[in-house]
The part of an RNA shown here (small-subunit ribosomal RNA, 3' major domain) has 483 nucleotides and comes from a Thermotogota bacterium. The sequence was found in a public genome assembly. Lineage of the source: Bacteria > Thermotogati > Thermotogota. Its mean pLDDT, the model's own confidence on a scale to 100, is 85.
Context: one part of a larger RNA
RNA sequence: UGACGGGGGUCCGCACAAGCGGUGGAGCAUGUGGUUUAAUUCGAUGGUAACCGAAGAACCUUACCAGGGAUUGACAUGUAACUGAAGGUAGAGAAAUCUACUGGCCUGCUGUAAAGCGGGAGGUUACACAGGUGGUGCACGGCCGUCGUCAGCUCGGGCCGUGAGGUGGUGGGUUAAGUCCCGCAACGAGCGCAACCCCUACGAUUAGUUACUAACGCAGAAAGGCGAGGACUCUCAUCGGACUGCCGCCGACGAGGCGGAGGAAGGAGGGGAUGACGUCAGGUAAGCGUGCCCCUUAUACUCUGGGCGACACACGUGCUACAAUGGAGGGGACAAAGGGAAGCGAAGCCGAGAGGUGGAGCGGAUCCUAAAAAAACUCUCCGAAAUACGGAUUGUAGGCUGCAACCCGCCUACAUGAAGUCGGAAUCGCUAGUAAUCGCAGGUCAGCCAAACUGCGGUGAAUACGUUCCCGGGCCUUGUACA
Numbered sequence: 001u002g003a004c005g006g007g008g009g010u011c012c013g014c015a016c017a018a019g020c021g022g023u024g025g026a027g028c029a030u031g032u033g034g035u036u037u038a039a040u041u042c043g044a045u046g047g048u049a050a051c052c053g054a055a056g057a058a059c060c061u062u063a064c065c066a067g068g069g070a071u072u073g074a075c076a077u078g079u080a081a082c083u084g085a086a087g088g089u090a091g092a093g094a095a096a097u098c099u100a101c102u103g104g105c106c107u108g109c110u111g112u113a114a115a116g117c118g119g120g121a122g123g124u125u126a127c128a129c130a131g132g133u134g135g136u137g138c139a140c141g142g143c144c145g146u147c148g149u150c151a152g153c154u155c156g157g158g159c160c161g162u163g164a165g166g167u168g169g170u171g172g173g174u175u176a177a178g179u180c181c182c183g184c185a186a187c188g189a190g191c192g193c194a195a196c197c198c199c200u201a202c203g204a205u206u207a208g209u210u211a212c213u214a215a216c217g218c219a220g221a222a223a224g225g226c227g228a229g230g231a232c233u234c235u236c237a238u239c240g241g242a243c244u245g246c247c248g249c250c251g252a253c254g255a256g257g258c259g260g261a262g263g264a265a266g267g268a269g270g271g272g273a274u275g276a277c278g279u280c281a282g283g284u285a286a287g288c289g290u291g292c293c294c295c296u297u298a299u300a301c302u303c304u305g306g307g308c309g310a311c312a313c314a315c316g317u318g319c320u321a322c323a324a325u326g327g328a329g330g331g332g333a334c335a336a337a338g339g340g341a342a343g344c345g346a347a348g349c350c351g352a353g354a355g356g357u358g359g360a361g362c363g364g365a366u367c368c369u370a371a372a373a374a375a376a377c378u379c380u381c382c383g384a385a386a387u388a389c390g391g392a393u394u395g396u397a398g399g400c401u402g403c404a405a406c407c408c409g410c411c412u413a414c415a416u417g418a419a420g421u422c423g424g425a426a427u428c429g430c431u432a433g434u435a436a437u438c439g440c441a442g443g444u445c446a447g448c449c450a451a452a453c454u455g456c457g458g459u460g461a462a463u464a465c466g467u468u469c470c471c472g473g474g475c476c477u478u479g480u481a482c483a
Stems, first nucleotide, its partner, number of pairs: 001483002003480003007477007015467002019430005026320008034311002042053002064306006073129001077128007087102006105120006131295002134293003140289002142284003145280001147278001152191005158167003171182003197272004202240004207235002212229002216227003243266001246260005309449001322423001326382006338369003343362002348357003389420001394415007436459007
């Protein structure tokens, strides 16, 4: 000087407390450990691994295993020599591939032509090399997680100290903040904080089509359907608006705090992006790049099939429930944000349904997805029952994608109807349009194991006395046999 303390002071955070809903029990989904296996490819492992890399494992992917093949190679460049390519058909084969037949490339010069001499693409052979998801993240770049959006981390000359170092940055207030004020051997500065950026909440202006419809008119069963309009909603863009600016009180005449007015919004309005010096030899060699090491008829390459989907168990994350604030049947209502051309696919028709047929319209404020958005509301039934709760499991019959659904897809219908009656010790999330609850969309994608993830809107709470305690952290101080 740090680090540490079951030392002290002070401050903060869904840290506790106060509340609401969960997890831990059940079934299922999914990831992991373990075990098994020919293989169950690899990585990630307290917080900071475990619906994580994977925003799509039937083949492919695929890195694993078994077997079949081939060795200048699936891919790149170069040298030399040789050579009439690609493609098609047939045979063998699981395919890769091999064989046979067929087929017959572009172009320059000379030349009437035949032909000759070259060049290019392709192929074969030989060589130099290719190739490696082989190892090392403890050799690295890049990127990321984490402490932590915590308020800190440093520097210049000055001053103090023999020196390590200190001071500044400590102190008194204040703040979300090393934010600001005051004081002070300190005076300044940099990286952080804040602001500048985006979304959202209000208004004005520009612009009105595909959006809108107040007035006038047309037509109609009705509907902005049409003429029309530029008011309204909305959309697109540009501005304005909030600054403790105003008033009162408190405060040190300060920084600031509290209350109020006005305002769509108030003291950082709400949300996002943004992550200082550094820490964990944190993670990634399997995204990529890359040093070194290793393999070279194999640790490289190709194909078929299998595996990554196994199952006595253990753990994590979720979904669905255990019901009456519910379930079932009927009725009529209200979103936002997305996606669409090898795409979204309407009406109509067929089917009980998944779906089939059909093909209008739409590269889309126009058409489609999209139907009824669901919960909510309303009418009826159920009456405390393992049930009209719950839907696992299984059987049968079908539909769809795809070369192909046995291993191993999704969906429909009928039948079947398991565990489960609110969950031990323990443990998680959340402070407001939040939690809880309800549906909708998207990416990936032929299809889909999505109950995941990323967004969108609907309905919409309770509680916070307080900081003693648990956890993490900031500042000051103290002890130390630690560095």